[in-house]
Context: one part of a larger RNA
C1' cells in the first nucleotide's frame, strides 16, 4: 500500500455549503482518445522455460524454439467509456394553497412565584437536621395583610407531539426572514450525487469590555460528620448564571450507526395534508410525507437491527490497523490567555 473493516472490540469528520476532483438517467446519429482485433517493426547478447546435445554424471557449456506480457506504426470494429450534435422526461429546480419552527426590534409588563424596602397586626422564638450547631431574632424576627421595588423563568395546556442541517428551540402580540410537506402536472430540460483544501454555524464552561445582579450557586467562610474529613449535611456566600458586542470552537457535540439513490412479508399507535364512498354527527377505504413500537426474511460473534436496516446493491467523502507511553513530546498554524488543531518516537508489555 493491499485485504478486511467502523451501534457495543481500534475506527463516521459536531453540523452545513460548496470550488477542485470522483461518479452520473432515456434513446439516436457522428468520431474514434480510452477499449478489443489483425499486420509490420522493435523488445541487444547472456540470463529465465521447454526440447536436443558435449565434457563417465552433475555443475558448466552449445544448438533450436519460446518468452521477454512492452513500445511505435498502420489497417479495421463500434458495444461499453469518453465526446460532439440535435432530442426526450422517470432525477433536479420554479410557481399556487394550509399547518409549524428559529433570529431580531419595538410596547404594555400577562400571571404565579422569590428576595429586599415602607407601612400595620402581633410576641418570642424562628430556621434547619439523622439529630444538632453556626446563622436570624426584643433595635421586635418568624407569621399575617396593604403597598411598591427587582431581576429571572415561563406552571397547567404538554404528549417515545412539533419545528430544526447539527447545536438546539415552550408566556403572549407585531413586522421581517428560511426551510420542509400536500394537490396540480403548465415551464426548463439531466441543470444531478458526493465532497479533500476552503467558508460559515456550533451546548455548557471559560475570556475581553460595557451593563445588570432577584433566585441559585465553583471558589471561600463558618457549624456538623468522622480516627481524619481540604468530602457528603446544614447556615452563609464571591465570580458565574441574564443583556449588548467581540473572542473561544470544544462535549457520552449519541442513534456510540456519514450523505445519497434503488429495491426487499406483515401488524399496530400517533403527527400533518389528500382523494373516494356512506346513514354526512361522524364513519370506513385508500394515498404521501414524518414520528413509535412489534415483527418475518436477511444479517450479527452475540447482544440485537429489521422499509427510520445493522438487509441487498451502487457512488463519494471521512476514519481504523495490539495494550502502555500519548492524544503527551517537538515543530508548525489559530488564540488576549485558557488552550484548540495537526501530531511522533525510545522504551515495556
Nucleotide at each position: 500500500c493491499u485485504g478486511g473493516g467502523u451501534g457495543u472490540a481500534a475506527a463516521g469528520g459536531g453540523a452545513g455549503c460548496g470550488c477542485a476532483g470522483g461518479c452520473g438517467g432515456u434513446a439516436a446519429u457522428g468520431c474514434a482518445a480510452g477499449u478489443c482485433a489483425g499486420a509490420a517493426g522493435u523488445g541487444a547478447a547472456a540470463g529465465c522455460c521447454c526440447g536436443c546435445u558435449g565434457c563417465u554424471u552433475a555443475a558448466c557449456g552449445g544448438c533450436g524454439g519460446g518468452a521477454c506480457u512492452g513500445c511505435u506504426u498502420u489497417u479495421g470494429a463500434a458495444a461499453c467509456u469518453g465526446u460532439a450534435u440535435a432530442a426526450c422526461u422517470a432525477g433536479a429546480u420554479u410557481g399556487c394553497a394550509g399547518g409549524a419552527g428559529g433570529g431580531g426590534u419595538a410596547a404594555g409588563c400577562g400571571g404565579a412565584a422569590u428576595u429586599c424596602c415602607u407601612g400595620g397586626u402581633g410576641u418570642a422564638g424562628c430556621g434547619g437536621u439523622g439529630a444538632a450547631a453556626u446563622g436570624c431574632g426584643u433595635a421586635g424576627a418568624u407569621a399575617u395583610c396593604a403597598g411598591g421595588a427587582a431581576g429571572a423563568a415561563c406552571a397547567c395546556c404538554g404528549g417515545u407531539g412539533g419545528c430544526g442541517a447539527a447545536g438546539g428551540c415552550g408566556g403572549c402580540u407585531u413586522a421581517c426572514u428560511g426551510g420542509a410537506c400536500u394537490g396540480u402536472a403548465a415551464a426548463u430540460g439531466a441543470c444531478g450525487c458526493u465532497c479533500a483544501u476552503g467558508c460559515u454555524c456550533g451546548a455548557a464552561g471559560g475570556c475581553g469590555u460595557g451593563g445588570g445582579g432577584a433566585g441559585c450557586a465553583a471558589a471561600c467562610a463558618g457549624g456538623a460528620u468522622u480516627a481524619g474529613a481540604u468530602a457528603c449535611c446544614c447556615u452563609g456566600g464571591u465570580a458565574g448564571u441574564c443583556c449588548a458586542c467581540g473572542c473561544a470552537g470544544u462535549a457520552a457535540a449519541c442513534g456510540a450507526u456519514g450523505a445519497a439513490u434503488a429495491c426487499u412479508a406483515g401488524a399496530u399507535g400517533u403527527c400533518g395534508g389528500g382523494g373516494c364512498c356512506c346513514g354526512a354527527a361522524g364513519g370506513g377505504c385508500u394515498u404521501c410525507g414524518g414520528u413509535g413500537u412489534c415483527g418475518c426474511a436477511g444479517c450479527a460473534a452475540a447482544c440485537g437491527c429489521a422499509a427510520u436496516a445493522a438487509g441487498u446493491a451502487u457512488u463519494c467523502c471521512a476514519c481504523c490497523u495490539g495494550g502502555g507511553g500519548a492524544g503527551u513530546a517537538c515543530g508548525u498554524u489559530c488564540g488576549c490567555a485558557a488552550g484548540a488543531a495537526u501530531g511522533a518516537a525510545a522504551c515495556u508489555c
A computed fold for a 349-nucleotide part of an RNA from an uncultured bacterium, annotated as small-subunit ribosomal RNA, central domain.
The full RNA is in RNAcentral, with records from ENA, Greengenes and SILVA.
Model confidence (mean pLDDT): 82 of 100.